[in-house]
Molecule: transfer RNA
Organism: Parcubacteria group bacterium Athens0714_16
RNA sequence: GCCGUUGUAGCUUAGUGGUAAAGCACUGUCUUGGUAAGACAGAGAGCGUGGGUCCGAUUCCCACCAACGGCU
Numbered sequence: 001g002c003c004g005u006u007g008u009a010g011c012u013u014a015g016u017g018g019u020a021a022a023g024c025a026c027u028g029u030c031u032u033g034g035u036a037a038g039a040c041a042g043a044g045a046g047c048g049u050g051g052g053u054c055c056g057a058u059u060c061c062c063a064c065c066a067a068c069g070g071c072u
Base pairs, nucleotide, nucleotide: 001071002070003069004068005067006066007065010024011023012022013021018055026042027041028040029039030038048064049063050062051061052060
């Protein structure tokens, strides 16, 4: 230099066009003599960045950034 894969909550992942879901973690309440476990409830991300297409983009297209891998 060229090619490819990945980028979504604190962490691990899902979501393939119609204002993003789950597990763990976190907060509150209940339960207990007190913890842990359990039950119920809750908060937290607009999807790596910037553009484009579309009535509408996490999703499709382009560029760039980062991580990883391959080729030279």